RNA sequence: GGGCAAGUAGAUCAGCCCGGUUAGAUCGCUUCGUUCGCAACGAAGAGGCCGCGAGUUCGAAUCUCGCCUUGUCCA
Numbered sequence: 001g002g003g004c005a006a007g008u009a010g011a012u013c014a015g016c017c018c019g020g021u022u023a024g025a026u027c028g029c030u031u032c033g034u035u036c037g038c039a040a041c042g043a044a045g046a047g048g049c050c051g052c053g054a055g056u057u058c059g060a061a062u063c064u065c066g067c068c069u070u071g072u073c074c075a
Stems, first nucleotide, its partner, number of pairs: 001074007010027004020058001029045005051067005
């Protein structure tokens, strides 16, 4: 320098192919119940404008382009 893959909640991921309800799961976190207390269990809750920017569209996490980061392969 070039090819490919990935980037979504604190963590690990789904959703993308085929655009359409102000984006879900598990663990973690907070509160409450149970306990003398803790753990476990049960209930409720907070936490995201989807890596950044632009474009297409009535409408973009999803399609297109550029850039950034990480991993991997080639040279």
Overview: A computed fold for a 75-nucleotide RNA from methanogenic archaeon mixed culture ISO4-G1, annotated as transfer RNA. The RNAcentral record of the sequence draws on ENA and MGnify. It matches the Rfam family "tRNA". By type it is a transfer RNA. The source organism's lineage runs through Archaea, Methanobacteriati, Methanobacteriota, Methanomicrobia and Methanomicrobiales.